This is a predicted complex of two RNAs, RNase P RNA and transfer RNA, with 534 nucleotides together. Rfam match: Bacterial RNase P class A. It is annotated as a ribozyme.

[in-house]
RNA sequence: CAGGUUGGCCGGGUGAUCGCGGCCAGCAAACAGGCCGGGCCAAGAAGUUGGCUUCGCCCAGCUUGCUGGCUGAGGAAAGUCCGCACUCCACAGAGCACGGCGCCGGCUAACGGCCGGGCGGGGUAACCCGACGGCAAGUGCAACAGAGAGGUAUAUUGCCUGUUUCGGGCUCAGCCCGAAGCAGGUGAGGGUGAAACGGUGGUGUAAGAGACCACCGGCAGCGGCAGUAAUGCGGCUGGCCAGGCAAACCCCGCCGGGAGCAAGACCAAGCAGGGUGGAAGGCGCACCGGGGAAGGCUCCGUCAGGAGCUUUCGCCGGUCGCCUACGGAGCGGCUCGUUCCGUCUGACAUCCGGGUAGGUUGCUUGAGGGUGGCAGUAAUGUCACUCCCAGAUAGAUGAUCACCGGCGUCUGGUCACUGACCGGGCGUUACAGAAUGCGGCUUAUAGGCUGACCUGGUUU
RNA sequence: GCCGACGUAGCUCAAUUCGGUAGAGCAAUGCUCUUGUAAAGCAUCGGUUAUGGGUUCAAGUCCCAUCGUCGGCU
Repeated sequence: CAGGUUGGCCGGGUGAUCGCGGCCAGCAAACAGGCCGGGCCAAGAAGUUGGCUUCGCCCAGCUUGCUGGCUGAGGAAAGUCCGCACUCCACAGAGCACGGCGCCGGCUAACGGCCGGGCGGGGUAACCCGACGGCAAGUGCAACAGAGAGGUAUAUUGCCUGUUUCGGGCUCAGCCCGAAGCAGGUGAGGGUGAAACGGUGGUGUAAGAGACCACCGGCAGCGGCAGUAAUGCGGCUGGCCAGGCAAACCCCGCCGGGAGCAAGACCAAGCAGGGUGGAAGGCGCACCGGGGAAGGCUCCGUCAGGAGCUUUCGCCGGUCGCCUACGGAGCGGCUCGUUCCGUCUGACAUCCGGGUAGGUUGCUUGAGGGUGGCAGUAAUGUCACUCCCAGAUAGAUGAUCACCGGCGUCUGGUCACUGACCGGGCGUUACAGAAUGCGGCUUAUAGGCUGACCUGGUUU
Repeated sequence: GCCGACGUAGCUCAAUUCGGUAGAGCAAUGCUCUUGUAAAGCAUCGGUUAUGGGUUCAAGUCCCAUCGUCGGCU
């Protein structure tokens, strides 16, 4: 100098005019409220009490307007893909189902995030990428082609042996060569396919084959060393050779209760109910009411009995309580469990109809920002100082103009030559817009600044 | 704001279960039939399966991200 890799940061500035949201202060007006006083009315014998008000005064409440001050979008506010806080439902229970995650260690409130390490892949390298547990637990899938697609499978090519027939040759009861058929061996060769049951060499054999041997590779088992671990290095044994797919079912380990600020709480206003479905029994020294049976006492009696009081025991109805059962809601997968409500004056569900479309709160001081120190390789943690930094509710944070800045392009000049500097003209200045808050990921983004590193060339 | 479903030929839909050559009807074009048209019959054309990436031998189908459309909740 050229090319490349990677991390961090910024993402317009100034002024003028007009305009918007929030908070604070002041002023004015109206309303509500209060009180001392005035006036009027009513009651009473009076002290007094009560009511009314175009009156005066106070006013920190509330509404509107005006004036002034302070403040007012992002790195992604986005997608809503993860994880939390917060709120309600039992401060969240058990089991099954379902879903998510998946090398190891650490960080964190938590995570599918981040940091460091391991392994695999890509790149000359810096560096980048990886859903990276298990297919040697089970089940399943593999179109077409092919002999065969996973089973200790398989032959219409091939190789080889035996036998029969035919043809030819010769040294002719025989031997050799070739072809076809039959029986058998083989999975080495050719071939198909994305993938064909370890590879190379040898022994062996009729031909062959881990059938056997040597080396290499993989796998399983058992030790050793290093490391927290993942893992790495190395050893022994076993011919064990077991293929691919788990972003196929599944298995193993870990995690997950549901809903979401339209959560939730309070205030105000308004309304009209109706249809359908809908789950019960028992017990009680309990209470109330009704009626019955038996016994006792008193009275009346014409000896048939009757009336009153009282005790005991069943029955019916109701209230209350308890138990069990059932129904429903919380519970929006199911079961258990639990809390509450209810079982015909009926919880709840569902359908039709009616009303509301307002306010306050939650709401922004928070796992918060900045600077510095310390611990740690780092993510991150901690300490000190300091700062307060949007809270709208149909939704504010804007519009116009001028100048400056950045970038692109055209052009003039100077130095001088792929360039730099000084001018001028034109164009352009992105993606995008808070809505309970926070940590991440992903996606979009004109243009620019900056740190570190790698490769190649040249020079010293 | 929160949640869910879908995207295949010009139009309407299959194939997505459990991955294996993307198909049907209408439309379009040509031919036959007819004096001519329609109907009918035959043939043809037309798809980067919304876009990008991944898993796999192989993706419309499985997974991830993005874009778009539709629906529900006070």